[in-house]
c-di-GMP-I riboswitch aptamer from Paenibacillus sp., 87 nucleotides, folded computationally. Model confidence (mean pLDDT): 83 of 100.
RNA sequence: GUUGAUUCAAGGCAAACCCAUCGAAAGGUGGGGACGCAAAGCUAUAGGGGCUACGCUUACAGGUAAGCAUGCCAGCCAGUUGCCGCA
Numbered sequence: 001g002u003u004g005a006u007u008c009a010a011g012g013c014a015a016a017c018c019c020a021u022c023g024a025a026a027g028g029u030g031g032g033g034a035c036g037c038a039a040a041g042c043u044a045u046a047g048g049g050g051c052u053a054c055g056c057u058u059a060c061a062g063g064u065a066a067g068c069a070u071g072c073c074a075g076c077c078a079g080u081u082g083c084c085g086c087a
Base pairs, nucleotide, nucleotide: 012037013036017032018031019030020029021028022027035075041080042079043078047077048076049073050072051071055068056067057066058065059064060063
């Protein structure tokens, strides 16, 4: 100098589910609760992907079906910022 391996400390977030609440819904918020996460921090018409359809349009028919997001999801990928270490 290069490559690989192992690891400490302080902590952090919080799935499902339950209660309350907002929303047409997806889903959000608060409390409880932990499945897990080295970014499960942040970013959503300024990358992709997914979810919902109050409303609108169309069709059949008097209610169904299909399509549409500037609505929603970052704990799907991604972008970006950051903590500790024998970095």
NCBI's taxonomy places the organism under Bacteria, Bacillati, Caryophanales, Paenibacillaceae, Paenibacillus. The model forms 95% of the base pairs in the Rfam consensus.